[in-house]
A computed fold for a 129-nucleotide RNA from Microbacterium mitrae, annotated as FMN riboswitch aptamer (RFN element). Of the family's consensus pairs, 100% are formed in the model. The coordinates come from a structure-prediction model, not an experiment, and the mean pLDDT is 84. The organism belongs to Microbacterium, within Bacteria.

């Protein structure tokens, strides 16, 4: 302490009320926002992870199926003024978004896939230098 290995451990958040036979899914006001970058601090630039779609390989078989890895593809959503050397990140105002499947009534927010899985973050090891 810039690299290589390997092990550990951390890694997603948010509701009240009104209607009404039923609704945290309608109406009403509210609340929440993974991870790296970015000359300045990001739910809305910029990449990426996680759902979905998957060419193609593997592994097993009790011959039903099923596990594993996976190129690649899909993936939303702001502007305006300020102030400054810089800021779609800050100040201030004004809008916008939010995957699938479930539910006596339509879901960012209730329940499931998830005691899952991950970008990444921290730290220990031992090697090199």
């Nucleotide at each position: 302490u810039a690299c290589g290995u390997g092990c550990u451990c951390c890694g997603g958040g948010g509701u009240c009320g009104g209607u009404g036979u039923a609704a945290u899914u309608c109406c009403g006001a509210a609340c929440c926002g993974g991870c790296g970058g970015u000359g300045a601090u990001a739910g809305u630039c910029c990449g990426c992870g996680a759902c979905c779609c998957g060419a193609g390989g593997c592994c097993c078989u009790u011959c039903g199926a099923g596990g594993c890895c996976g190129a690649g593809g899909u993936u939303g959503a702001u502007u305006c003024g300020g102030u400054g050397a810089a800021a779609u990140u800050c100040c201030g105002a004004u809008a916008c978004c939010g995957a699938c499947a479930g539910u006596u009534a339509a879901a960012g927010u209730c329940u499931g896939g998830a005691u899952g899985a991950g970008a990444g973050a921290a730290g220990c090891a031992c090697g090199a230098g």